The RNA shown here (TPP riboswitch aptamer (THI element)) has 94 nucleotides and comes from a Chromatiaceae bacterium. NCBI's taxonomy places the organism under Bacteria, Pseudomonadati, Pseudomonadota, Gammaproteobacteria, Chromatiaceae. It was read from a public genome assembly, where an Rfam model found it. The model forms 96% of the base pairs in the Rfam consensus.
């Protein structure tokens, strides 16, 4: 001197379902969830955030959700700054 964790900044990506009432382009109530159009939340290549396959398959539920499979599948949005114990490694001095 050098890594990751971690923190910050800037930019970018993404989802928005199910049940139910009504006077039904919509509004209200309930459910799950981080988030169900939020000045919010999640994710950002070490990438299951999210999309495709998929109106998919099995379990479960009124349904969504949830669990497993598909899945070592195919796609998917990044840079900077700070910080940095020990050891190893590299450089310098003795």
């Nucleotide at each position: 001197c050098c890594a990751a964790a971690c923190a910050g900044c800037u930019g970018g990506g993404g989802g928005u379902g199910c049940c139910u009432g009504c006077g039904u382009a919509g509004c209200g109530g309930g459910c799950u969830g981080a988030g169900a159009g939020a000045c919010a939340c999640c994710c950002u290549u070490g990438g299951a955030a999210c999309c495709u396959g998929a109106u998919c398959c099995g379990g479960c539920c009124u349904a969504u959700a949830c669990c497993g499979g598909c899945g070592u599948a195919g796609g998917g949005a990044a840079g900077c700054u700070g910080a940095g114990c020990c050891a190893a490694g590299c450089g310098c001095c003795g």